[in-house]
Context: one part of a larger RNA
RNA sequence: CGUUGAUUAUUGAGGGGAUUUGACUCUAGUACGAGAGGACCGAGUUGAACUAACCUCUGGUGUGGCUGCUGUACCGCCCGGUGCAUCGCAGCGUAGCUAAGUUGGGCAUGGAUAAAUUCUGAAAGCAUCUAAGAAUGAAGCCAACCCCAAGAUCAGUAAUCGUUUGAGACCCCUAAGAGAUGAUUAGGUGAUAGGCUCUAAGUGUAAGGCCAGUAAUGGUUUAAGCUGAGGAGUACUAAUUCGUCGAUU
Numbered sequence: 001c002g003u004u005g006a007u008u009a010u011u012g013a014g015g016g017g018a019u020u021u022g023a024c025u026c027u028a029g030u031a032c033g034a035g036a037g038g039a040c041c042g043a044g045u046u047g048a049a050c051u052a053a054c055c056u057c058u059g060g061u062g063u064g065g066c067u068g069c070u071g072u073a074c075c076g077c078c079c080g081g082u083g084c085a086u087c088g089c090a091g092c093g094u095a096g097c098u099a100a101g102u103u104g105g106g107c108a109u110g111g112a113u114a115a116a117u118u119c120u121g122a123a124a125g126c127a128u129c130u131a132a133g134a135a136u137g138a139a140g141c142c143a144a145c146c147c148c149a150a151g152a153u154c155a156g157u158a159a160u161c162g163u164u165u166g167a168g169a170c171c172c173c174u175a176a177g178a179g180a181u182g183a184u185u186a187g188g189u190g191a192u193a194g195g196c197u198c199u200a201a202g203u204g205u206a207a208g209g210c211c212a213g214u215a216a217u218g219g220u221u222u223a224a225g226c227u228g229a230g231g232a233g234u235a236c237u238a239a240u241u242c243g244u245c246g247a248u249u
Stems, first nucleotide, its partner, number of pairs: 001151001005161006014148004020048007032037001050105005058099004065092005070085006109143003116136004168245003172188005192238003195234005201227003208221005
């Protein structure tokens, strides 16, 4: 820009992806074979690699978080803290992101065939799978499975709303299941974000007081204090108002 207004839901022409494979058990020490050995067919179990999604578990990270420790400067000093030192160093660790973790997948089936195997059968009184006709037959082909898909310009379909009595969309704003920016998604008077309250969870028992000890320190108040990217609740704050486009023959 088109599809001659819009919203929602769809059909599927066409396209893409996947299609892998081992070992073991049973059938069965059966058929076969003098023995040695040793099956087809069929049924099941468990793996490898590949692949998709996810974070319950096992871990990793986790410059949000908690704790311990050192040097130094500062908060007048003590106490208690803050800044800087690779996040100062170290130990843990929520969310998120992750693999080495978890779960799933390639199962089954149909159709047309290849090589091959056949039936009937002449040319050629026989024979012959082929010449007419008919039937089997593969990890391969076409479907089936998953995904995209009406720019499929043959531009499809359905429902609903609207055509100036304005459907719908945008700008702008709050954000994240999204993200370089656009876009997408959730919202714009409602739980969208922040705040506040509570909490799963993390760290590991705060400060101050009291007690014991000459003191360092220990005990108790105290599974405390701090945090809480996760989860709930709550309109306190911000998503206000205004505006723009829009189907008219």
Molecule: large-subunit ribosomal RNA, domain VI
Organism: Minisyncoccia bacterium